[in-house]
Transfer RNA from Chthoniobacter flavus, 75 nucleotides, folded computationally.
């Protein structure tokens, strides 16, 4: 410097144009002498960031940034 993936809640991930979800975790409760587990409920999101296409974008387009692999250079 090409090339390709990914980037979504505190952690792992689904969701690929039509209300933004799920699991573990986190807070209350309930149950128990107690804790564990278990069962209820509550929070948590600029879906990496700008643009654009669209009656509508996490999902398409096009920049740019991070993360990981992979090739090339670096004598």
């Nucleotide at each position: 410097g090409c090339c390709g993936a990914c980037g979504u809640a505190g952690c792992a991930c689904a969701g690929u144009g039509g209300u933004a979800g799920u699991g573990c975790a986190a807070u209350c409760g309930a149950u128990u002498c107690g804790u564990a587990a278990u069962c209820g409920a509550u929070a948590g999101g600029u879906c990496g960031g700008g643009a654009g296409u669209u009656c509508g974008a996490a999902c398409c387009u096009c920049c740019c940034c991070g993360u990981c692999g992979g090739c090339u250079c670096c004598a």
The prediction has a mean pLDDT of 83. Lineage of the source: Bacteria > Pseudomonadati > Verrucomicrobiota > Chthoniobacteraceae > Chthoniobacter. Rfam family: tRNA. About the family: Transfer RNA (tRNA) molecules are approximately 80 nucleotides in length. It is annotated as a transfer RNA.